[in-house]
Background:
Predicted 3D model of a 75-nucleotide RNA (c-di-GMP-I riboswitch aptamer) from a Micrococcales bacterium.
RNA sequence: CAGCGAGAAAGGCAAACCCUCCGCGAGGAGGGGACGCAAAGCUCCGGGGCCCUCAGGGUCGGCCGAGCUACCGAA
Numbered sequence: 001c002a003g004c005g006a007g008a009a010a011g012g013c014a015a016a017c018c019c020u021c022c023g024c025g026a027g028g029a030g031g032g033g034a035c036g037c038a039a040a041g042c043u044c045c046g047g048g049g050c051c052c053u054c055a056g057g058g059u060c061g062g063c064c065g066a067g068c069u070a071c072c073g074a075a
Stems, first nucleotide, its partner, number of pairs: 004073002012037002017032006035062001041068003045065003048060005
């Protein structure tokens, strides 16, 4: 450095649900709250789901894959 992920250490994120706001909607933001996550950090590049004012557009990165970045260091 890469791979890898522990009966390690320091931490981190935050599902469902509730409240408020935005949106036609899927869904998003803030607060509460934890089902879980070793990338549950970021990116619509491919597939897929969902929505719509539907030949098109949007949304989901915690659906799968891929790319980039990152804490720690046992086997």

The coordinates come from a structure-prediction model, not an experiment, and the mean pLDDT is 89. Lineage of the source: Bacteria > Bacillati > Actinomycetota > Actinomycetes > Micrococcales. Of the family's consensus pairs, 95% are formed in the model. Its Rfam family is "c-di-GMP-I riboswitch aptamer". From the family's description: GEMM was predicted in a large-scale screen for bacterial structured RNA regulatory elements.